[in-house]
RNA sequence: AUUUCAUGCAGAGUGGCUGAGGGACGGGCCCUGUGACGCCACGACAACCGGCCUGAGCAAUUCGGGAUCACGGUGUCAACUCUCGCCCGCCGUAACAAGCGGGGUACAUGAGAU
Numbered sequence: 001a002u003u004u005c006a007u008g009c010a011g012a013g014u015g016g017c018u019g020a021g022g023g024a025c026g027g028g029c030c031c032u033g034u035g036a037c038g039c040c041a042c043g044a045c046a047a048c049c050g051g052c053c054u055g056a057g058c059a060a061u062u063c064g065g066g067a068u069c070a071c072g073g074u075g076u077c078a079a080c081u082c083u084c085g086c087c088c089g090c091c092g093u094a095a096c097a098a099g100c101g102g103g104g105u106a107c108a109u110g111a112g113a114u
Stems, first nucleotide, its partner, number of pairs: 001114008013042005021031003025085004043077003047074003050069002052066005081106001086103005
């Protein structure tokens, strides 16, 4: 970098440095000199891998559950992935639009493979 699978309505701060943008992209709407974003230190959360407990199963490197651990590997710590962006349905209208539901696309994270 590509690809497969899974998950994304919960959760999580204080300082220091810096100094203007940031929330992937576009529209919206937000955050931000009362200092955002980024970096550093300590801390926290617990999503996946991992450990522990446990149920099913002949067993498995299997399928579940845990208000369990956080020592290890990643990750995360504003807003449902902030929201919509394509298709279908419901509702609604003269027709749209808005709204609601479902399925996708895209993005992000983890694990595996190349």
The RNA shown here (SAM riboswitch aptamer (S box leader)) has 114 nucleotides and comes from an Acidobacteriaceae bacterium. The sequence was found by an Rfam model in a public genome assembly. It matches the Rfam family "SAM riboswitch aptamer (S box leader)". Rfam links the family to the GO term regulation of gene expression.